Transfer RNA from a Candidatus Omnitrophota bacterium, 73 nucleotides, folded computationally. The source organism's lineage runs through Bacteria, Pseudomonadati and Candidatus Omnitrophota. The prediction has a mean pLDDT of 81. Rfam family: tRNA.
RNA sequence: GGGGCAGUAGCUCAGCUGGCAGAGCAUCACGUUCGCAACGUGGGGGCCGCCGGUUCAACUCCGGUCUGCUCCA
Numbered sequence: 001g002g003g004g005c006a007g008u009a010g011c012u013c014a015g016c017u018g019g020c021a022g023a024g025c026a027u028c029a030c031g032u033u034c035g036c037a038a039c040g041u042g043g044g045g046g047c048c049g050c051c052g053g054u055u056c057a058a059c060u061c062c063g064g065u066c067u068g069c070u071c072c073a
Base pairs, nucleotide, nucleotide: 001072002071003070004069005068006067007066010025011024012023013022019056027043028042029041030040031039032038049065050064051063052062053061
């Protein structure tokens, strides 16, 4: 220098044939208990690495760019 993969909630990840952003764990509240753990119910938390383009509409498509991993030279 060139190719591939990944970047989405505090953490691990799903969603990517364009149409309201999700799950588990964690966290907070409530319930069950004398209390704890455990379990159950509910809540808060991210506008999807960044910039631009296409579109009525973009996490998703296109271009550029940054970071990590990996292959080739």